[in-house]
Context: one part of a larger RNA
RNA sequence: CUGGGCGUAAAGAGCGUGUAGGCGGGAAGGUCAGUCAAUGGUGAAAUGUCGAAGCUUAACUUCGAACCUGCCUUUGAUACUGCCUUUCUUGAGUACGGUAGAGGGAGGCGGAAUUCCAGGUGUAGCGGUGGAAUGCGUAGAUAUCUGGAAGAACACCGGCGGCGAAGGCGGCUUCCUGGACCGUAACUGACGCUGAGACGCGAAAGCGUGGGUAGCAAACAGGAUUAGAUACCCUGGUAGUCCACGCCCUAAACGAUGAUAACUAGGCGCUGGAGGAUACGACCCCUUCGGUGCCGCAGCUAACGCAUUAAGUUAUCCGCCUGGGGAGUACGAUCGCAAGGUUGAAACUC
Numbered sequence: 001c002u003g004g005g006c007g008u009a010a011a012g013a014g015c016g017u018g019u020a021g022g023c024g025g026g027a028a029g030g031u032c033a034g035u036c037a038a039u040g041g042u043g044a045a046a047u048g049u050c051g052a053a054g055c056u057u058a059a060c061u062u063c064g065a066a067c068c069u070g071c072c073u074u075u076g077a078u079a080c081u082g083c084c085u086u087u088c089u090u091g092a093g094u095a096c097g098g099u100a101g102a103g104g105g106a107g108g109c110g111g112a113a114u115u116c117c118a119g120g121u122g123u124a125g126c127g128g129u130g131g132a133a134u135g136c137g138u139a140g141a142u143a144u145c146u147g148g149a150a151g152a153a154c155a156c157c158g159g160c161g162g163c164g165a166a167g168g169c170g171g172c173u174u175c176c177u178g179g180a181c182c183g184u185a186a187c188u189g190a191c192g193c194u195g196a197g198a199c200g201c202g203a204a205a206g207c208g209u210g211g212g213u214a215g216c217a218a219a220c221a222g223g224a225u226u227a228g229a230u231a232c233c234c235u236g237g238u239a240g241u242c243c244a245c246g247c248c249c250u251a252a253a254c255g256a257u258g259a260u261a262a263c264u265a266g267g268c269g270c271u272g273g274a275g276g277a278u279a280c281g282a283c284c285c286c287u288u289c290g291g292u293g294c295c296g297c298a299g300c301u302a303a304c305g306c307a308u309u310a311a312g313u314u315a316u317c318c319g320c321c322u323g324g325g326g327a328g329u330a331c332g333a334u335c336g337c338a339a340g341g342u343u344g345a346a347a348c349u350c
Stems, first nucleotide, its partner, number of pairs: 004321003007304002012318001014201004021194003025088007033081002035077004040072003049065006091191001092188003095184005103177007110154001114150008125136002162169002206247006215241002220236004258317006266295011299306002323350003332343004
């Protein structure tokens, strides 16, 4: 390279927007570039292959044939692909009318709890554990009542419920704003799919500057436990957790399952619409579109299992894998303030 693969064996990029490229719906006409057929030329010789011949054979040599799968010229074919023109509406989008939602950003507000502060009542304990001790408390704690302050998180509702591309999103309310779905079938008329690079987003921890700090809590200190105990348990406690701006760019970033399109038994739910039926309506029932679960046939799978939300049957495009260790290391490059990230070997060894 070919071939084979990527849920769990090695392997789907964390996610999106999108450039080049690759691929691309129905009909008609044109062209004849690709494609196909024929023709002519060329494709040196030698080697190699096949058939003969010559040295006593063989090696070797000679002759003949085929081959040289290619390129060019000319003449045709027109199904498919390309290109050009015209056209269509089912793909895609727009418009109009509705619907649901913790989708995003900014501001304002609220109650419960916790801690602290002040005051009242009140007295000897409180706290903590397997049991204790460190700790707090007669300078009046714990408990309880009143008032005040602060920061953070939003009980119940809450749901294998919803929204978002992913990360993720949960008190109430105002403003700004993205997307989805359903219905109508009015408009555009293939405008599409994927996407190397590129650009953007990206939990937590971490970093820079400035704020904030109630609770919690790496580090750290003390008390226990223990043979020891740099732990598990307890009492404290600083970064951090929170906010603004700027970095970092990783994860079991998981459905360990790339995106898009088509097709392929059913059953039971949940959720957002639309329609029908019913005496209007509601519940229920039926049909249909979108999402989200459980079970299950065919089929697939090494098995587990997956099974219209496929891991089934196909098509297009991208990414990735190629024995274990060495190693996601070294070197180089590049990004970063740093921590480190991205890219990514070999010797050697089994």
This is a predicted structure of a 350-nucleotide part of an RNA (small-subunit ribosomal RNA, central domain) from a metagenome.
The RNAcentral record of the full RNA draws on SILVA.